[in-house]
RNA sequence: GUACGAUAAAGCCAAUCCUGCCGAGAGACAGGCGCAGAAAGUCGCGGAUCCUAUCAACGGAAAGCCGGACUGCCGAA
Numbered sequence: 001g002u003a004c005g006a007u008a009a010a011g012c013c014a015a016u017c018c019u020g021c022c023g024a025g026a027g028a029c030a031g032g033c034g035c036a037g038a039a040a041g042u043c044g045c046g047g048a049u050c051c052u053a054u055c056a057a058c059g060g061a062a063a064g065c066c067g068g069a070c071u072g073c074c075g076a077a
Base pairs, nucleotide, nucleotide: 004075005074012037017032018031019030020029022027035064041070042069043068045067046066047065049061050060051059
């Protein structure tokens, strides 16, 4: 360095539900909770999925569905 991922260490992250708030909606954000995760970090690039107010698709959502790209902490076997 590559691969791998521990009953390791230090940290990270936060499903569901509740409250507040924004949105037409899918959903977003904040607080609480803590199911989980070694990329549950970033990017809607491909597929699948979800939304429909006025534009119906060259729009929107979703990265914690699968694949891809880029980047990254730790170091037992």
Predicted 3D model of a 77-nucleotide RNA (c-di-GMP-I riboswitch aptamer) from Candidatus Methylobacter oryzae. Lineage of the source: Bacteria > Pseudomonadati > Pseudomonadota > Methylococcaceae > Methylobacter. The coordinates come from a structure-prediction model, not an experiment, and the mean pLDDT is 82.